[in-house]
Molecule: transfer RNA
Organism: Aureivirga sp. CE67
RNA sequence: ACGGUAUUGGCAGAGUGGAAAUGCAGCAGCCUGCAAAGCUGUAGGUCAUGGGUUCGAAUCCCAUAUACCGUG
Numbered sequence: 001a002c003g004g005u006a007u008u009g010g011c012a013g014a015g016u017g018g019a020a021a022u023g024c025a026g027c028a029g030c031c032u033g034c035a036a037a038g039c040u041g042u043a044g045g046u047c048a049u050g051g052g053u054u055c056g057a058a059u060c061c062c063a064u065a066u067a068c069c070g071u072g
Base pairs, nucleotide, nucleotide: 001071002070003069004068005067006066007065010024011023012022018055026042027041028040029039030038048064049063050062051061052060
């Protein structure tokens, strides 16, 4: 320099066009002599950034950033 993969709540991680699951962690309650475990409920997301396409974008296209892998 060129090519590829990844980027989604605090963490892990699903979702490939009709708008974000799940688990862990957090908070509240139940339970307990008190905790832990268990059970119930609950909050939290500019979907890396900017632009484009579309009635509609986490998802498709372009550029950029960061990490990793490869080619010369």